Small-subunit ribosomal RNA, 3' major domain from a metagenome, 478 nucleotides, folded computationally. It matches the Rfam family "Bacterial small subunit ribosomal RNA". The prediction has a mean pLDDT of 83.
Context: one part of a larger RNA
RNA sequence: UGACGGGGGCCCGCACAAGCGGUGGAGCAUGUGGUUUAAUUCGAUGCAACGCGAAGAACCUUACCAGCUCUUGACAUCCUGCGAACUUUCUAGAGAUAGAUUGGUGCCUUCGGGAACGCAGUGACAGGUGCUGCAUGGCUGUCGUCAGCUCGUGUCGUGAGAUGUUGGGUUAAGUCCCGCAACGAGCGCAACCCUUGUCCUUAGUUGCCAGCACGUAAUGGUGGGAACCCUAAGGAGACUGCCGGUGACAAACCGGAGGAAGGUGGGGACGACGUCAAGUCAUCAUGGCCCUUAUGGGCUGGGCUACACACGUGCUACAAUGGGCUGUACAGAGGGUCGCGAACCCGCGAGGGGGGGCCAAUCCCACAAAGCAGCUCUUAGUCCGGAUUGCAGUCUGCAACUCGACUGCAUGAAGUUGGAAUCGCUAGUAAUCGUAGAUCAGAACUGCUACGGUGAAUACGUUCCCGGGCCUUGUACA
Repeated sequence: UGACGGGGGCCCGCACAAGCGGUGGAGCAUGUGGUUUAAUUCGAUGCAACGCGAAGAACCUUACCAGCUCUUGACAUCCUGCGAACUUUCUAGAGAUAGAUUGGUGCCUUCGGGAACGCAGUGACAGGUGCUGCAUGGCUGUCGUCAGCUCGUGUCGUGAGAUGUUGGGUUAAGUCCCGCAACGAGCGCAACCCUUGUCCUUAGUUGCCAGCACGUAAUGGUGGGAACCCUAAGGAGACUGCCGGUGACAAACCGGAGGAAGGUGGGGACGACGUCAAGUCAUCAUGGCCCUUAUGGGCUGGGCUACACACGUGCUACAAUGGGCUGUACAGAGGGUCGCGAACCCGCGAGGGGGGGCCAAUCCCACAAAGCAGCUCUUAGUCCGGAUUGCAGUCUGCAACUCGACUGCAUGAAGUUGGAAUCGCUAGUAAUCGUAGAUCAGAACUGCUACGGUGAAUACGUUCCCGGGCCUUGUACA
């Protein structure tokens, strides 16, 4: 100087408390461990691995296993020879592949040849998701959006170092003020950026419709309008600016006015010096090592989907604030040409036929659901709950057996609110309800990301648990 303390002081955070809803019990989904297996590819492992890499495992993907195969190789550069390239069909085979076969002979040219491409050969080489993240770059997580981390000069100290950065106030903040052997500065904080909340200006189609007309069974449907909503570009607006109080005449804090908004308005992007030899050699790049008729390449089939079990994360429930049936209302944000697909017809339905329109403020996906109104069920393993299983189907796709999703009929399991323990959340939040998207032929989706609808309770307080910041103290630790 640090680190540590079941030392002290001050302070903060959904850290506790106060509340609301969960997890832990059940069934299923999903990930992991374990076990099994020819293989169940690999990585991630306290917080910070475990719905994680994977924003899509039937083949492919695919890295794993079995079998069948190739050896200058699927891919790159160079050399030699032959042939334009390319293309049709048949046979064998699980296919890779092998054999046969048809058409075609083009472009440039100094007629030597050349360019592109294919086949064969030679070796230099290719190739490796093989090892090492403890050789590395890059990227990322974490402490933590915590308020810290440092430097120059000066001063003090023999020196390591100290001072500044401590102190008195204050703040979300090393934020600001005052003081001070310090005076300044840098990286962080804040602001500048995006979005949302109010208003104005400009613009008015594909969006809008107040007023004026026309028309319809009905609809901004039509003329028209530019007011309103909206769209999207530019501005205004918030700064403790104003008033009162407290304070040290400061910084600031408390209350008030005005205002759409008030003291960082809400949300996001943004992550200092560093820590964890944290994660990643399987995104990529890369040193070293290793394989080279195989640890490389191709193919078929299988596996990654196994299942005495254990754990994590979720979904659905156990019901009446509910289930069922009928009617009826209101979003936002997205996506669409290898696409979205309307009306209409067929089917109980998944879906099929159809193909208007739309490269989309125009058309489509697309009926939002919870809600509201009415009827029914009456506390029961039930008209709760839907697992499991049987049969019959639909769609995608060469192909749904291993191993897809969905539909109909039948079947109707566990489950009556969950031990010890444990998690999230402070407001348009929790809870609850649907909608869309990425990946994608299809699909596991209950995941993830985004969007809106309805919309709470509680916070006395900081004694305690956890994490953190500053000062101080002890130490046989570095």